Model confidence (mean pLDDT): 77 of 100. This is a predicted structure of a 169-nucleotide RNA (c-di-AMP riboswitch aptamer (ydaO/yuaA leader)) from a Thermoleophilaceae bacterium. Taxonomically the source falls in Thermoleophilaceae (Bacteria, Actinomycetota, Thermoleophilia, Thermoleophilales).
[in-house]
RNA sequence: ACGAUUCGGUCGCCGAGUCGCCGGUCCUCAGGGUCCGGCGAGCGGGGGAACCAAGAUGCCGCGCCCAGGCGCGGUGGGGCGAAUCGGCCGGUGCUCCGGCCGUAGCGCGGGGACAGGAAGGGAAGCGCGAGCCCGUCAGCUAACCCCGUAGGCAAGGCCGGGAAGGGAU
Numbered sequence: 001a002c003g004a005u006u007c008g009g010u011c012g013c014c015g016a017g018u019c020g021c022c023g024g025u026c027c028u029c030a031g032g033g034u035c036c037g038g039c040g041a042g043c044g045g046g047g048g049a050a051c052c053a054a055g056a057u058g059c060c061g062c063g064c065c066c067a068g069g070c071g072c073g074g075u076g077g078g079g080c081g082a083a084u085c086g087g088c089c090g091g092u093g094c095u096c097c098g099g100c101c102g103u104a105g106c107g108c109g110g111g112g113a114c115a116g117g118a119a120g121g122g123a124a125g126c127g128c129g130a131g132c133c134c135g136u137c138a139g140c141u142a143a144c145c146c147c148g149u150a151g152g153c154a155a156g157g158c159c160g161g162g163a164a165g166g167g168a169u
Stems, first nucleotide, its partner, number of pairs: 012153003018041007026033002042149006052139001058075007076137001077134004085102007105128004114120001
């Protein structure tokens, strides 16, 4: 001087998903770290009185018909989450499923001005607008009871694969 390994420090996003202690386990010369379990703190969520709220055999489709009814079929309710709702097309006319276009709402971003500066607010732009659970049951809700504390990405680096379009011959 270079390389490898380890430790320490610093630096992004969604989400409640972080921190401390104890025990076990694996890695390590050590320092320290991974994983599992437990107990706490913090954060997040659910159940659960009074009062209040609520109280319908309702709604949709098809058929019949004396036009007001009848028959058949379909359709419970709730929780976490930003993730609801609508139109068109198709599967089948309902429920439901798929596709496209929007949308309530949500996230990142952070320009100009406010301004001398900060906080705050916030433009352009880029994304999301899912999924899962309970199991016929739960409105609100003091006391009280219970549960969760995950998972997934970006920037950057390295390697590999590779469509489409145009022109000439």